């Protein structure tokens, strides 16, 4: 150096999360890379840190180490956008409501505003009238087997007789009661009245009269003040997206180096 057979190793790696820690299952990146079983309130392990079973490859393009590059992830920071909480009276007159004012405009006003005085009403008390309701009275009807009245047929009783007495039914009437009518009378009552009379009270409203003689109202605009709303401002936290000469891990790729055993020629 060549050949044969083996062995270590390899047949993917990484980030975040999770874990005392490591690896895996699940998510993401890389990019193509044996198979089966196990596994998230999970599975297997313990610094040589997935376990069990099988298959292929095998000392180099392939295994191991260092460096470079750097997809991507994580941390921290920054810019923008969206929606949200708080603060302050700081800003611009943007906006709603309320109050004041009476400059503009408008309404009312010499057919008399505002104001002053007098009277009436509205309010309260008393009385009256009316209305309504109820009772009484009044009128009509009815109303007693006997124990209400009148008349009492028949019959009864007394009497020698004349005559007398009580009296049922019937008829007529009446008391209490019952039913009805109710114009008038009388008593009581009132969630009644464009009613009347007398008294009181009050200046709020309204109405009439007298005096005076020019204002008055506050609809709209402006101004001033107050209370809110929105926007801006300051600040807290959330989400989205972009980004950093920052920190950290780092796939793929590149460069350099390293790594066997046996036998035969």
């Nucleotide at each position: 150096c060549c050949g044969u057979g083996c062995u270590a190793g390899g047949u993917g790696g990484g980030g975040a999360g999770g874990u005392a820690g490591c690896g895996g299952u699940g998510c993401c990146c890389u990019g193509c890379a044996c198979c089966c079983g196990c596994a998230a309130u999970c599975c297997g392990c313990u610094a040589u840190a997935g376990c069990g079973g099988g298959a292929c490859u095998g000392a180099a393009u392939c295994c191991c180490c260092a460096c470079c590059c750097g997809a991507g992830g994580a941390g921290c920071g920054g810019a923008c956008c969206u929606g949200u909480g708080a603060g302050g009276u700081c800003g611009a007159g943007c906006u709603g409501c309320c109050g004041c004012c009476a400059a503009g405009u408008g309404g009312c006003g010499u057919u008399g505003a505002c104001g002053a005085c007098c009277g009436g009403g509205u309010c309260c008390c008393g009385c009256g009238c009316a209305a309504u309701g109820g009772g009484a009275a009044u009128c009509c009807g009815u109303g007693a087997a006997c124990c209400g009245g009148g008349u009492c047929a028949g019959g009864a009783c007394c009497g020698g007789g004349a005559g007398g007495u009580a009296g049922c039914a019937g008829c007529c009437c009446u008391a209490a009661g019952c039913g009805g009518a109710c114009a008038c009378u009388u008593c009581c009552a009132u969630g009644u009245g464009c009613c009347g009379c007398g008294g009181g009270g009050g200046u709020g409203c309204u109405u009439g009269g007298u005096c005076u003689g020019a204002g008055u109202c506050g609809g709209c605009u402006a101004g001033c003040g107050g209370c809110g709303g929105g926007c801006g401002c300051u600040u807290g936290g959330a989400g989205g997206c972009c980004u950093g000469u920052c920190u950290u891990c780092g796939a793929c790729g590149g460069u350099g180096g390293g790594u066997g055993c046996a036998c035969g020629g």